[in-house]
Parts: sequence; structure tokens; C1' cells
RNA sequence: GGGGGUGUAGCUCAGGGGUAGAGCGCUUGCUUCGCAUGCAUGAGGCCGCGGGUUCGAUUCCCUCCUCCUCCA
Repeated sequence: GGGGGUGUAGCUCAGGGGUAGAGCGCUUGCUUCGCAUGCAUGAGGCCGCGGGUUCGAUUCCCUCCUCCUCCA
């Protein structure tokens, strides 16, 4: 320098046009004499930045950036 992939909750990851979910973690409550376990509840996201298409973009297209990988 070129090719491919990745970016979404505190962490690990789903979701691939109609403003988003799980597990673990965290808050509160129930259960217990107490703890653990279990159950319920709640908080926490401008979906990497910018632009384009569209009535509407986390999703499709383009540039850039981060990280991973391959080739030279």
C1' cells in the first nucleotide's frame, strides 16, 4: 500500500427498513432468624463519526475512524 471482517447496555453478544433485546452484572422488593439460592421489578442505549437513498435508516449505499485478520 491492497483485500476481507468488526463496531449495538458496565461486560459478552443477538437483531439486518417502522426509533432495539437476551445472558451476566447493577437497583428495589418478596422468600430466610440471617446469608446463599430462587422469584418479581426497575434503571441503564442519540446502535463508531459524517453524508446519501427512502415517507421512515441500528438495518441499504459511500467516505472516514477504531480494532482483528490475510497478501505484498
Notes:
The RNA shown here (transfer RNA) has 72 nucleotides and comes from Leucosporidium creatinivorum. The coordinates come from a structure-prediction model, not an experiment, and the mean pLDDT is 82. The organism belongs to Leucosporidium, within Eukaryota. The RNAcentral record of the sequence draws on ENA and Rfam. Rfam family: tRNA.